[in-house]
Molecule: Bacterial RNase P class A
Organism: Wenzhouxiangella sp.
């Protein structure tokens, strides 16, 4: 000089004139008015997928049945999320990235086409005919197939009776062997998953459980439109079913508790107003422990809280010409979107000193 990977900050600016809205203070002609001071959308606020706080419902008690995760060990309030590490794949034997990662010797199902077969494995092209049977010879032999044996070579497929190579064999074949791969059993090493080493046994043909299915371990339910207070108006209205051997009881059955009413339709009155509503599992910052996620101590700040929905018009300059895109009860998390800018760390390739 290039070319990839990882993590971080930014997310148009400056000024003018005007407008919005929390909270506080005073003023007031009490009007939703007017001054002054202080605050005022995100890294994702999106998706609404997950996990919790909070609120309500006696049972959030037992059980099925449904869900949901699925390496091993930490972290966290929890998590299906984070970190560490094992194994697996991709990447250059890289820096990284990704993984729906438990069992296929419990059982059942599927593997299209193509191929003989996709599994109780019936052989397409093939090989071989040692024995028996045919033929030619006086014999030795020599020939071509039948019966018969073969699955090793071709071929098809994503995958075909574990792979490579030797010997064997009529031809072959774990039939023998060697290493390799797989059961199995020991020993080291680690906390563990797994690693590696010795034996040992020719050895249950593959893959698929995001197919049922087996195990492990987790799961009360509804949701701020939650629930609560005040005001205010109205019609202690009406019909009809059930009814204790019944009926409700916050996902469905089933026990068991406890209550004593329930369900359906017609009809009537209120759609005001305050609470929950921002002080958090909070932010920064320094010490300290831990590879790290994070944890502990101090120390320091207060950082939107609307309610038909608060930051908006307009001018003028600048230069990196400007992405994605608006809180509504809140909190960690994962997922998608992102124009341009600055930082800063790590691998590789050229090539020169």
């Nucleotide at each position: 000089g290039g070319a990839g990977c990882c993590g971080g900050c930014u997310g148009a600016a400056c000024a003018g004139u005007c407008g919005c809205u929390g909270c506080g203070a005073g003023g007031u002609u009490u009007g939703a008015c007017c001054u002054c001071g202080u605050g005022g959308a995100g890294g994702a606020a999106a998706g609404u997928c997950c996990g919790g706080g909070c609120u309500c419902c006696a049972c959030a008690g037992g059980g099925c049945a449904g869900g949901g995760u699925g390496c091993c060990a930490g972290g966290u309030a929890a998590c299906g999320c984070c970190u560490g590490g094992g194994g697996g794949g991709c990447g250059u034997c890289a820096a990284g990235c990704c993984c729906a990662c438990g069992g296929a010797a419990a059982g059942u199902g599927c593997c299209a086409c193509a191929g003989a077969a996709a599994a109780c494995a019936c052989a397409c092209c093939g090989c071989c005919g040692a024995u028996g049977a045919c033929c030619c010879g006086c014999a030795a032999g020599g020939g071509a197939u039948c019966a018969g044996g073969c699955a090793a070579g071709g071929g098809u497929g994503a995958a075909a009776a574990g792979g490579u190579g030797c010997g064997g064999u009529a031809a072959g074949a774990g039939c023998g062997c060697a290493c390799c791969g797989c059961g199995u059993g020991g020993c080291u090493g680690g906390c563990a998953a797994c690693a590696g080493c010795c034996a040992u046994g020719g050895c249950a043909g593959g893959g698929u459980a995001a197919a049922c299915c087996c195990c492990a371990c987790c799961c009360g339910g509804a949701g701020c439109a939650a629930g609560g207070c005040c005001g205010a108006a109205u019609a202690g209205g009406g019909a009809u079913g059930c009814c204790a051997u019944g009926a409700u009881g916050u996902g469905g059955c089933c026990c068991g508790c406890a209550u004593c009413g329930c369900a359906u339709c017609c009809g009537g009155g209120u759609u005001g107003g305050c609470c929950g509503c921002u002080c958090g599992a909070g932010g920064c910052g320094a010490u300290g422990g831990g590879c790290g996620a994070c944890c502990a101590u101090c120390g320091u700040c207060c950082c939107a809280g609307a309610c038909g929905a608060a930051u908006g018009a307009c001018u003028g300059u600048u230069c990196u010409c400007g992405a994605c895109a608006g809180a509504a009860c809140c909190c960690g998390g994962c997922u998608u979107a992102c124009a341009g800018g600055c930082c800063g760390g790590c691998u590789c390739c050229c090539g020169c000193c």